[in-house]
This is a predicted structure of a 1463-nucleotide RNA (small-subunit ribosomal RNA) from an uncultured bacterium. It matches the Rfam family "Bacterial small subunit ribosomal RNA". The prediction has a mean pLDDT of 83.
RNA sequence: AAUGAACGCUGGCGGCGUGCUUAAGACAUGCAAGUCGAGCGAGAAAGUCCUUCGGGAUGAGUACAGCGGCGGACGAGUGAGUAACACGUGGGAAUUUACCCUUCAGUGAAGAAUACCAUCGAGAAAUCGGUGUUAAUACUGCAUACGUUCCUUCGGGAAGAAAGGUGGCCUCUAGCUGCCGCUGAUGGAUAAGCCUGCGGACUAUUAGCUUGUUGGUGAGGUAAAGGCUCACCAAGGCGAUGAUGGUUAACCGGCCUGAGAGGGUGUACGGUCACGUUGGAACUGAGACACGGUCCAAACUCCUACGGGAGGCAGCAGUCAGGAAUAUUGCACAAUGGGGGAAACCCUGAUGCAGCGACGCCGCGUGAAGGAUGACGGUCUUCGGAUUGUAAACUUCUGUUAAGUGGGAAGAAAGAAUUACUUUUAAUAGAAGUAAGUGAUGACAGUACCACUCGAGAAAGCACCGGCUAACUUUGUGCCAGCAGCCGCGGUAAUACAAGGGGUGCUAGCGUUAUUCGGAUUCAUUGGGCGUAAAGGGUACGUAGACGGCGUAUUAAGUUAGUUGUUAAAUUUCUCGGCCUAACCGAGAGCGAGCAAUUAAUACUGGUAUGCUAGAGGGUGAGAGAGAGGAGUGGAAUUCUCGGAGUAGCGGUAAAAUGCGUAGAUAUCGAGAGGAACACCGAUGGCGAAGGCAGCUCCUUGGCUCAUUCCUGACGUUGAGGUACGAAAGCGUGGGUAGCAAACAGGAUUAGAUACCCUGGUAGUCCACGCCGUAAACGAUGAUCACUAGACGUCUGUCUUGCUUAGCAGGAUAGGUGUCGCAGCUAACGCGUUAAGUGAUCCCGCCUGGGGACUACGGUCGCAAGACUAAAACUCAAAGAAAUUGACGGGGAUCCGCACAAGCGGUGGACCAUGUGGUUUUAAUCGACACUACGCGAGAAACCUUACCUAAGCUUGACAUGCUUUUGAUCGCUGCAGAAACGUAGCUUUCCAGACUUCGGUUUGGACAAUUGCACAGGUGCUGCAUGGCUGUCGUCAGCUCGUGUCGUGAGAUGUUUGGUUAAGUCCUCUAACGAGCGCAACCCCUGCUAUCAGUUGCUACUUGCUUGCAAGGCACUCUGGUAGGACUGCCUGGGAAACCAGGAGGAAGGUGGGGAUGACGUCAAGUCAUCAUGGUCCUUAUGCCUAGGGCUACACACGUGUUACAAUGGCUAAUACAGAGGGCUGCAAACUUGUAAAAGUAAGCUAAUCCCAGAAAGUUAGUCUAAGUUCGGAUUGAGGUCUGCAAUUCGACCUCAUGAAGUUGAAAUCGCUAGUAAUCGCGCAUCAGAACGGCGCGGUGAAUACGUUCUCGGAUCUUGUACACACCGCCCGUCACACCACGAAAGCUGUCUGUACCCAAAGUUACUUUAGCCAACCUGCAAAGGGGGCGAGUACCUAAGGUAUGGGGGGUGAUUGGGGUG
Repeated sequence: AAUGAACGCUGGCGGCGUGCUUAAGACAUGCAAGUCGAGCGAGAAAGUCCUUCGGGAUGAGUACAGCGGCGGACGAGUGAGUAACACGUGGGAAUUUACCCUUCAGUGAAGAAUACCAUCGAGAAAUCGGUGUUAAUACUGCAUACGUUCCUUCGGGAAGAAAGGUGGCCUCUAGCUGCCGCUGAUGGAUAAGCCUGCGGACUAUUAGCUUGUUGGUGAGGUAAAGGCUCACCAAGGCGAUGAUGGUUAACCGGCCUGAGAGGGUGUACGGUCACGUUGGAACUGAGACACGGUCCAAACUCCUACGGGAGGCAGCAGUCAGGAAUAUUGCACAAUGGGGGAAACCCUGAUGCAGCGACGCCGCGUGAAGGAUGACGGUCUUCGGAUUGUAAACUUCUGUUAAGUGGGAAGAAAGAAUUACUUUUAAUAGAAGUAAGUGAUGACAGUACCACUCGAGAAAGCACCGGCUAACUUUGUGCCAGCAGCCGCGGUAAUACAAGGGGUGCUAGCGUUAUUCGGAUUCAUUGGGCGUAAAGGGUACGUAGACGGCGUAUUAAGUUAGUUGUUAAAUUUCUCGGCCUAACCGAGAGCGAGCAAUUAAUACUGGUAUGCUAGAGGGUGAGAGAGAGGAGUGGAAUUCUCGGAGUAGCGGUAAAAUGCGUAGAUAUCGAGAGGAACACCGAUGGCGAAGGCAGCUCCUUGGCUCAUUCCUGACGUUGAGGUACGAAAGCGUGGGUAGCAAACAGGAUUAGAUACCCUGGUAGUCCACGCCGUAAACGAUGAUCACUAGACGUCUGUCUUGCUUAGCAGGAUAGGUGUCGCAGCUAACGCGUUAAGUGAUCCCGCCUGGGGACUACGGUCGCAAGACUAAAACUCAAAGAAAUUGACGGGGAUCCGCACAAGCGGUGGACCAUGUGGUUUUAAUCGACACUACGCGAGAAACCUUACCUAAGCUUGACAUGCUUUUGAUCGCUGCAGAAACGUAGCUUUCCAGACUUCGGUUUGGACAAUUGCACAGGUGCUGCAUGGCUGUCGUCAGCUCGUGUCGUGAGAUGUUUGGUUAAGUCCUCUAACGAGCGCAACCCCUGCUAUCAGUUGCUACUUGCUUGCAAGGCACUCUGGUAGGACUGCCUGGGAAACCAGGAGGAAGGUGGGGAUGACGUCAAGUCAUCAUGGUCCUUAUGCCUAGGGCUACACACGUGUUACAAUGGCUAAUACAGAGGGCUGCAAACUUGUAAAAGUAAGCUAAUCCCAGAAAGUUAGUCUAAGUUCGGAUUGAGGUCUGCAAUUCGACCUCAUGAAGUUGAAAUCGCUAGUAAUCGCGCAUCAGAACGGCGCGGUGAAUACGUUCUCGGAUCUUGUACACACCGCCCGUCACACCACGAAAGCUGUCUGUACCCAAAGUUACUUUAGCCAACCUGCAAAGGGGGCGAGUACCUAAGGUAUGGGGGGUGAUUGGGGUG
């Protein structure tokens, strides 16, 4: 785009078309083929009129029926069968053709029956029989015969017809004449039969078919040629260009689609064919083997009196059934056409019309113009508004359609009748023709159309809105419900589901489904491919076929051009015309492939003839070679046997064991046997078609190359089928068997180990003969020819140059074999004279999504194994190729890190502290879970905190803002009840401004406070997977990117890679890259040195004064805190291209001096809605708020992080020395007193370089303890206290006395640390009323070790492989179990189609026999009767249906079974 469509929703009108695609299923009822009285005989009735009531006339020579003629072979329907001369197209010869036309000739004279009818009879009926009467254009002889047919001696002979009817003149029976008929012929037209070239389906998993088969002769038969049939003869005919068989199918003009070529299709209309319930058959006839005829058989239906009968809608309507689905039991012969008739006329479900169906195409309408307050309502909203939307309302108009009233066609002019003329004729009859005018005839239909009236009044839906694809939002739902053409959407913010609003598209329709073509160059002729995506046969030889070198002549088959015929009409195209337009219809024109005939042309192809040598082959001369087959022969090695000598092991492995060995092994020497394979040479070397081929010699033999240019003269290339060869394994027969070695045995390994390793070991490996016929049989690349840049190797020839000549080097040329590479090709990888380039060369093979499936079934081959050929159901939306970026690897290279190693100290064992899990509980609030949760949020839970539980309460609320009502209080104090919140009672008490004022006060407004109500507050409720912000981690790792350029079809690459170097993508160098950004480094802070400035509360060398540590000077030193300097590989040596590295000097400090802060692009949907903020959602007398008590502190247990220890490098006692950094007014607190002590009392000083906390401890000195569960260790428990605080029971810290657990250095495993570090020692601070073994800081003492990068972990760069991309915690294979689906096999069972043989054989044709039954025509005969002939009967051939037997094909089903697919 289309449809004979169907379904869903919806539906105003008209025109033109169209309508059982399924069950060629079955059919009730009505109609669809009759007509002619001018062929014939017979011949009513109703009704009407008359009547003498007997009847008559009319109806009427009408109807019905019959004989006869013509027509029922057309028209109408359907597409079952048919793969065929059925159809299409073009030819042909051996034919027929009623009615019609033309021409010629004729139409004489006789005869015998019969239907109807009447009557008798049989039967239920259908129907039939007997007797009798009768006619014809019915039937039968005879006569005649121009032409016809046959025979012919070409003179002739023989055979064979007919029917009349109706008019006119005329006369009354003989004529004339018109028309319609009839007979014999001729030609035509029309129609039909027959033959034939070519064309159009699938299948080879159908390869051979055929006996009347193929041809001939003769005969028969037909309208006609012909094996059409028969007899005889011959043995042919068809087939790979697809016979035969199977399946499917009516064919065509056309129709749909497509740019075309094509593909699909055959409804309606037209042409042909076939069929008429199924099968067979003939009759009649011009024509049939006959839809509405006959006979027979079968099935089915109906009637029946059971004896018998009837029927055929695939005609028009209609019914049932089937189905997704297809109409009225209509009107009329008015028109067109058909049959009959002389005609009128009759018949006509053909046809013309109407009805039903949006089934299709076409046309029209459902209103038009104005109209902003941009109304109401709806929807959305950022709450401002936006949108629906000029849409509506409203105003002014119009009047199509529908409705009503009135009018109103064309289609219908012929025929017939009348008149005139012409022809025929003797004729003014009659008939025919022409012309004229008159009136008659309409189913549709009172329809189309026209006019008027009314009145916007009666007339819009459907689908879609994620992308493809035009059109977006809200709500609901929450992987549910659902959507979906493909991709896919839906798991709480869905433009994808459903609804609403809005929009888009089409519009009386719109969607869906089905089907066809297109897109699809996705079967490729136009117009594809085969190295790796599907696809080159394993290789060669060769048949058919296809293709084929250079000339000349000829031919004209192909080819080209012209002409002619045909290509029906309709359709399509163009133009014009008719319906208002269009659809529709009409006219004219035009195109036309193909086929055929004919005339030309001769370049090319083909044929024929004759030449040539460039292809191909041969000759001659040389050459290389694991080419093949056969025979012989050689040495090394393994094994075995024998002998010598010799002793305890050998062998084997990662390590072992099995095994061998004292019966003497292994190792060693000598001799022998036997089999198999051939080291070195040896090589991207050679040969061969491929498979493949390797010691040496001989014999036989194939191919190749070079040189020469002697011969033949296109002999060529390819190659479907075919034939041959064809690794290894395997099979058969017979040998052989040293080594090796499937199976097998044993030993190991292992969770297991039917493996890898070891010890043995049989087939086999070897030989001969025969099979098999496959391989990643690979260059994954078929064969042949020609052309198209080169460079460098190598093998084999030939020619040649030079030299230092057994030869070496170079050049040329030919043939092989390799590497790289230009153009070109390729999706890329890559190929590239050995093409995967070019010659659109030529020939063959093969492919067409993945799986199912290198499979099933069938066939062929094979001894078998199996090979070759080769589907379908079903299932998926992918499978695949090449390349890219990542990620990953029990891949590679390089490098780094307390990563390992080397060390030191811990954890894991004990007690305790603390956090977590689990458990318990009314509650154990919540969060955090590998590293990156677990002394974490929390820098501090007795109340509070607090979020949890229980109980008791409040509801505009504990808190904010606004409005509103009331009041002048509230607060505070006191009493009572209560656990408190809170309730209640009492006391106390306002301010500012204005107005009025009787100065008492009243009133208005405001501030403040309370109160009432409304908006609202509130939520540590949920979602960190809706978020912001902040944070952890990789990781302080060195990376992450961009612009321009370049390369690539592209993703992308380059830069950022290479070589060095660094802590570093730090720097240098190279470089199709050049630059830049975020990171690194530096800039910042602390610390280490110096200088300078400033000296109080700091310092005190020095001076002075004094109660000997104070004051006054002083600021040199220390110190404090400001400002500067200093370090930069700057200098030297060596190395290096440089960057830089190693060493050295100087220096307080040396190569980033040490430490801190600083965290790129990103990753983990990492963490946090309980810091805060925030979208959505939920609660609102509660999930909010207040209060008391409890809980977060529980305790069988498990884990993490720590403290204290287990002791002598120690504990205890005593004495004694040296810090830094902090804090202090709600505070730090000296000194003194009391207490054993914690502390208490009292109190100076200090808002701090001034005073206080504040005694530093380890250390040192001295003493003691003496190896023990202790003078270690301090848990636990008892008693008594101190302090803080409203409160210390749950549940604080500390002190004293007493008690004195476990624990004696810790399994597997695991953590931290590289220097002022680890370890060890104490001190301070934050939080805080009180409460650190934690956290954050501070200083004191102060080590050991690092060979090194194999390994573990993590990371970086380059490279490589990848079937991964959620990225190896990936992907993914097979069995088993379960469910479902389709398929194969299967003992069989079942129906169907078909072959062959035989049996039976209806009807019927033909032939033959018979003439016993019956019989009118002719003959004989007066007659009877006979003859001839016919009917009938019988026989024979053929033969439908049926039967029997036996095959074959395909289908269904089948216990069980097999694999496959999906989950």